[in-house]
Molecule: Bacterial large signal recognition particle RNA
Organism: Helcococcus sp.
């Protein structure tokens, strides 16, 4: 130094979640040159050399092992922003209530108070108006059981005469219809009406005093309320994002390290 046959180890890793704990099943990532067969989330296996049971293949190095170096990807704290919600809070907006500086309206052609009349308002009565009801009038209106007059026919009588009455004509009762101009009750979401009574807070009109404020429509300001809305404050749930920490695959990126045995 090269040959044969073995062992270590290797044939994916990671991160999350689960467990006390590792490991698989599970999600999600990396990555391929990247073994097979059973088992398994109310879960299987195990106990620090932490899957188990069997099998197959490659093996002492391009391929195993460890450091570095970079480094997909996830996990975590603060903090920072968006968006929901749930509180506060009242700054803005809204309501009331006053002030009354400023505008703006009104006032010596007399404001604000103050007095007198009056009228709105109340109760009585009268008129009117409307509206219903009666009455009045006019037309109509009974087969018999309304009234009058009863042709004809009927009854009664020797007759003279007398009875009762239908149809028709008049005429009337209750009823119907119209008128509804006068009368009468009665009633009123009536009235620029009258006349007495009575009330008198405010409101309006007139007038008499007095003599310069008066009013709040706008802006400012004070209080009080109001929580839907815009704002602010704190809490809380998701998303995002930067900065650090965590773990970290990959990478013919760097440096190291790794056997027994036979037999030349």
């Nucleotide at each position: 130094c090269a040959g044969c046959a073995c062992u270590a180890g290797a044939u994916g890793g990671g991160g999350c979640g689960u467990u006390a704990g590792c490991g698989g099943u599970g999600c999600c990532u990396u990555g391929u040159a990247a073994c097979c067969u059973g088992c398994a989330a109310u879960c299987c296996g195990c106990u620090g050399u932490a899957g188990c049971a069997g099998g197959a293949u490659c093996a002492a190095a391009u391929u195993c092992c460890c450091a570095g170096a970079u480094g997909a990807g996830g996990g975590u704290u603060c903090c920072a922003u968006u968006u929901g919600u749930c509180a506060a809070u009242u700054g803005c907006a809204c309501a009331u209530a006053g002030a009354a500086a400023g505008u703006g309206g009104u006032g010596u052609u007399g404001a604000c108070g103050g007095g007198g009349u009056g009228g709105u308002c109340u109760c009585a009565c009268g008129c009117a108006a409307u509206a219903a009801g009666a009455a009045c009038c006019u037309a109509u209106g009974a087969a018999c059981c309304a009234u009058g007059u009863c042709a004809g026919g009927u009854c009664c009588g020797g007759a003279a005469g007398g009875a009762a009455g239908c149809a028709g004509c008049a005429u009337u009762a209750a009823g119907u219809a119209g008128c509804c101009a006068c009368u009468c009750u009665u009633a009123u979401g009536u009235g620029c009406c009258g006349u007495g009574a009575g009330g008198g807070u405010g409101c309006c009109a007139c007038u008499c005093c007095u003599g310069a404020g008066c009013u709040a429509a706008c802006u400012c300001c004070u209080a009080u309320g109001c929580a839907c809305g815009c704002g602010u404050u704190g809490g809380u749930a998701a998303g995002u994002g930067u900065c650090a920490u965590u773990c970290g695959a990959g990478u013919a990126c760097u440096g190291g390290g790794u056997g027994u045995g036979c037999a030349u």